[in-house]
The part of an RNA shown here (small-subunit ribosomal RNA, 5' domain) has 519 nucleotides and comes from an uncultured bacterium.
The RNAcentral record of the full RNA draws on ENA.
Context: one part of a larger RNA
RNA sequence: GAUGAACGCUAGCGGCAGGCCUAACACAUGCAAGUCGAGGGGUAGAAAUAGCUUGCUAUUUUGAGACCGGCGCACGGGUGAGUAACGCGUAUGCAACCUACCUUUUACAGGGGAAUAGCCCGGAGAAAUUCGGAUUAAUGCCCCAUAGUAUUAUUUAAACACCUGUUUAGAUAAUUAAAGCAUUUGCGGUAAAAGAUGGGCAUGCGUCCUAUUAGCUAGAUGGUGUGGUAACGGCACACCAUGGCUACGAUAGGUAGGGGUCCUGAGAGGGAGAUCCCCCACACUGGAACUGAGACACGGACCAGACUCCUACGGGAGGCAGCAGUGAGGAAUAUUGGACAAUGGUCGCAAGACUGAUCCAGCCAUGCCGCGUGCAGGAAGACUGCCCUAUGGGUUGUAAACUGCUUUUAUAUGGGAAGAAUAAGCGCUACGUGUAGUGUGAUGACGGUACCAUAUGAAUAAGCAUCGGCUAACUCCGUGCCAGCAGCCGCGGUAAUACGGAGGAUGCAAGCGUUAUCC
Numbered sequence: 001g002a003u004g005a006a007c008g009c010u011a012g013c014g015g016c017a018g019g020c021c022u023a024a025c026a027c028a029u030g031c032a033a034g035u036c037g038a039g040g041g042g043u044a045g046a047a048a049u050a051g052c053u054u055g056c057u058a059u060u061u062u063g064a065g066a067c068c069g070g071c072g073c074a075c076g077g078g079u080g081a082g083u084a085a086c087g088c089g090u091a092u093g094c095a096a097c098c099u100a101c102c103u104u105u106u107a108c109a110g111g112g113g114a115a116u117a118g119c120c121c122g123g124a125g126a127a128a129u130u131c132g133g134a135u136u137a138a139u140g141c142c143c144c145a146u147a148g149u150a151u152u153a154u155u156u157a158a159a160c161a162c163c164u165g166u167u168u169a170g171a172u173a174a175u176u177a178a179a180g181c182a183u184u185u186g187c188g189g190u191a192a193a194a195g196a197u198g199g200g201c202a203u204g205c206g207u208c209c210u211a212u213u214a215g216c217u218a219g220a221u222g223g224u225g226u227g228g229u230a231a232c233g234g235c236a237c238a239c240c241a242u243g244g245c246u247a248c249g250a251u252a253g254g255u256a257g258g259g260g261u262c263c264u265g266a267g268a269g270g271g272a273g274a275u276c277c278c279c280c281a282c283a284c285u286g287g288a289a290c291u292g293a294g295a296c297a298c299g300g301a302c303c304a305g306a307c308u309c310c311u312a313c314g315g316g317a318g319g320c321a322g323c324a325g326u327g328a329g330g331a332a333u334a335u336u337g338g339a340c341a342a343u344g345g346u347c348g349c350a351a352g353a354c355u356g357a358u359c360c361a362g363c364c365a366u367g368c369c370g371c372g373u374g375c376a377g378g379a380a381g382a383c384u385g386c387c388c389u390a391u392g393g394g395u396u397g398u399a400a401a402c403u404g405c406u407u408u409u410a411u412a413u414g415g416g417a418a419g420a421a422u423a424a425g426c427g428c429u430a431c432g433u434g435u436a437g438u439g440u441g442a443u444g445a446c447g448g449u450a451c452c453a454u455a456u457g458a459a460u461a462a463g464c465a466u467c468g469g470c471u472a473a474c475u476c477c478g479u480g481c482c483a484g485c486a487g488c489c490g491c492g493g494u495a496a497u498a499c500g501g502a503g504g505a506u507g508c509a510a511g512c513g514u515u516a517u518c519c
Stems, first nucleotide, its partner, number of pairs: 001518003005515005012371006018364002020329001025327003029324003034071003039068002045062008078282003087207008097199002102195007110144004120133005150175011180187002208254003215245003220242008257279004261272004284305004307318004335361001337360003343357001344355004374405004385396001387394002410456006419446001425440007463508005468489003474503005484491002
């Protein structure tokens, strides 16, 4: 000097930041991922009209929840257990790869079929849930047709390389598509190419301690082939060879998420990895997969295990390392708050819905920064009082009293934002076919907050540590190697500037000290 700090004493205000470092311990309760009726069938309900038997029937409009379907749920948010590894950082490579939504371009969208949820009927169960029957739709599923700049196979030519081969251009054969909705421009679908974005893989170098760990290794190292993958590869398998790593530290053990950065230091270095950003890993513990463009998937499914809960004992349910909150642990760390107004995300043509992301508010001197606790005059240097005294006086001390002034802050009253627009929608104009310009026009959680004005009145606001030397600051009393102090040296045994108290002084100041840790 620093800190995600804690403890002691003290405490007026504001701005900005930060806030379970310990038990990746267990969790009550609420919320944290939905959305689309312009994909589909359609119900409860509501309204209107008509008929009349006046509480029913019919028709039309509208239509919650649930269901099928699409997209999203792989983002965002949390944690650091594991991991010493191509995990991370950095530099390259993929002639060995994938990429939903988005952008650009080209071509297309013809015909047919079978089901199934829901609804209805019946049954089992305490519940969770589940069984059977009948029936129905789609942008759900299947079949046929059509298709190349796609894939595979064969083949021709050229270029490169020359061992296999690779690229470009062409030919032949085989194979794989589609969906409609709305009606106002519109929103979508299929195939292909390119881009963008995101990812996958590979390689060089760098990346803690221990030799009181010296040898390790059989898919192990390489080859051929086959399989698998989006893709290369012992990735897996069959066969063959016997390799591969290691004192420049293999193997084993310990510790640990890595980086940008942060702290310190003149630097070189040393230490750290909180907040914020990037990457990785994990989601009660272990395992293996499905769906999907993408997961081996925190708030999805399955199996096993531990634990908790419900039960009618037959059987079921659960996973806060999301935001709050509870218990426990601990020296120690906050509200079961408000809003989607802004920024962003998902869905939707849109209106909009959802969003504990986010924006705000609450708590805490935890830190940094800023402001205040008044200013000027005032000596008889008050007879004050305390303290000291060589009893003359000294000191507290311009301090007070007293006089004048100011009002930041405080209290009261009144006014009162920016953050909100280039939004959406609607209208007009221009170019031209989705852009630009212009007009209109709703929307603020914070919050009656910030800020401004007026009034009142010095009024509402100072402590903490130290005073032997290091180290700024000294006397008296008490105590008497006791009680005690102490970072080091050391103080205390009757005159203690070192203990305790008082007066005075010094240093910092809404803080000051102590402890812990790092340089």